[in-house]
A computed fold for a 265-nucleotide part of an RNA from Exanthemachrysis gayraliae, annotated as large-subunit ribosomal RNA, domain VI. Lineage of the source: Eukaryota > Haptista > Pavlovophyceae > Pavlovaceae > Exanthemachrysis. Rfam family: Bacterial large subunit ribosomal RNA. Rfam links the family to the GO terms structural constituent of ribosome and ribosome. The prediction has a mean pLDDT of 87.
Context: one part of a larger RNA
RNA sequence: CGUUAGAGCAUUGAGAGAAGCUUUCCCUAGUACGAGAGGACCGGGAAAGAUACACCUCUGGUGUACCAGUUAUCGUGCCAACGGUAAACGCUGGGUAGCUACGUGUAGUUGGAUAACCGCUGAAAGCAUCUAAGUGGGAAGCCAUACUCAAGAUGAGUGCUCUCAUCCUUUAAAGGAUUAAGGUCACGGUUAGACUAGCCGUUUGAUAGGUACCAGGUAUAAGUGCAGUAAUGCAUUCAGCCAAGGUAUACUAAUAGACCGAAAA
Numbered sequence: 001c002g003u004u005a006g007a008g009c010a011u012u013g014a015g016a017g018a019a020g021c022u023u024u025c026c027c028u029a030g031u032a033c034g035a036g037a038g039g040a041c042c043g044g045g046a047a048a049g050a051u052a053c054a055c056c057u058c059u060g061g062u063g064u065a066c067c068a069g070u071u072a073u074c075g076u077g078c079c080a081a082c083g084g085u086a087a088a089c090g091c092u093g094g095g096u097a098g099c100u101a102c103g104u105g106u107a108g109u110u111g112g113a114u115a116a117c118c119g120c121u122g123a124a125a126g127c128a129u130c131u132a133a134g135u136g137g138g139a140a141g142c143c144a145u146a147c148u149c150a151a152g153a154u155g156a157g158u159g160c161u162c163u164c165a166u167c168c169u170u171u172a173a174a175g176g177a178u179u180a181a182g183g184u185c186a187c188g189g190u191u192a193g194a195c196u197a198g199c200c201g202u203u204u205g206a207u208a209g210g211u212a213c214c215a216g217g218u219a220u221a222a223g224u225g226c227a228g229u230a231a232u233g234c235a236u237u238c239a240g241c242c243a244a245g246g247u248a249u250a251c252u253a254a255u256a257g258a259c260c261g262a263a264a265a
Base pairs, nucleotide, nucleotide: 001152005163006162007161008160009159010158011157015149016148017147021049022048023047024046025045026044027043033038051107052106053105054104055103059101060100061099062098066094067093068092069091070090071086072085073084074083075082076081110144111143112142117137118136119135120134165178166177167176168175169174182260183259184258185257186202187201188200189199190198207253208252209251210249211248212247213246214245216242217241218240223236224235225234226233227232
């Protein structure tokens, strides 16, 4: 921009895509078959591998400053306590959210028409012949089913609901202005994201930050007291500190607003 008024929501599916896997074991059955050795078809069941998709409860990984330990050195006058630097965390031990696999869950179904091939009936050709008329079976393949996208499918589909207005120019057609339903910008954000888009919120408010509490992480802070010559230990103290998590709470900021947007009978 189109889809022939303008919108919001929900849909149909022309068409397109992805997937389609395999193994082992058990039962049937040590049966059929076979002298024996061996050993089934058909049918039923249970596990496993690889792959795909989703997720983070569990098990792990990461988690660049969340916690602790620690060496050297510099600084805060000194002690103590802290801070900086040590290749873009000095090193080391852990680790929330998020992301993630080595973790967890789910999936590969059911029909139809066929190929090679195997048949039934059966002439031409008194026989024979799956084929000429007629008719059946038959594959991981084909077409559907199931999963994903999908009306720019210009062949532009369908349903429900909302708006249905006021004015100007004009013979008319048409053009313009203001609005409606609705939408966009703006603003606070995000499980969304390169940008855009999507989604949520904007005081009639829990959208983000802060604060409080909780979960969770680290591991028992500083100061003081006591014991020890001291290093250090013990008590106060499962303390202190804490990112992205949860709940609550208007303390701070979502203010003020602007713009677009309806035709024919």